[in-house]
RNA sequence: AGAGAUAUAGCUCAGUUGGUUAGAGCACCACCCUGAUAAGGUGGGGGUCGGUGGUUCGAGUCCACUUAUCUCUACCA
Numbered sequence: 001a002g003a004g005a006u007a008u009a010g011c012u013c014a015g016u017u018g019g020u021u022a023g024a025g026c027a028c029c030a031c032c033c034u035g036a037u038a039a040g041g042u043g044g045g046g047g048u049c050g051g052u053g054g055u056u057c058g059a060g061u062c063c064a065c066u067u068a069u070c071u072c073u074a075c076c077a
Stems, first nucleotide, its partner, number of pairs: 001073007010026004019057001028044005050066005
C1' cells in the first nucleotide's frame, strides 16, 4: 500500500426480506428466602446500535466517507 472481517447494555452475543416498543444470558440494584453466605424466587435500572452524512413514508439492517481492532497479501530487511 491492497483485500477482507468485526464494532448493538458493564461483559459475551442475537436481531429474519428494511416495518408495530431494540432483546437474551451473565453481571449490577431492591425485596423474599436463610442463623449467615451461596443457590433459588420476584421486581427493577442500564442502549438512541463505533462516528458523520445520505437513500427511504420508515434504517441496527441499504449506500458513501471515516475511526478502532483483527486476519491475509504485497513491500522492506